[in-house]
């Protein structure tokens, strides 16, 4: 320098193929059960989907640029 993959709540990930409700598990908060803990149950908070721009009625998803991580080639 060129190419590929990854980036989504605190953590690990799905969702991208075929554009339309942002979700799962763990964790956290509150309440109940228990004398307390553990555990179980119920409810809840927490995301501008790495960043910027574009296309579109509508973008995590499509296009362009860019940043970070990993891998390959030179």
């Nucleotide at each position: 320098c060129g190419g590929g993959c990854c980036g989504u709540g605190g953590c690990g990930c799905a969702g991208u193929u075929u554009g339309g409700g942002a979700g799962c598990g763990c964790g956290c908060u509150u309440g109940a059960a228990u004398g307390g803990g553990g555990u179980u149950c119920a409810a809840g908070a927490g995301g501008u989907c790495g960043c910027a721009g574009g296309u579109u009625c509508a973008a995590a998803u499509c296009c362009u640029g860019u940043c970070g991580g990993c891998c390959c080639g030179a």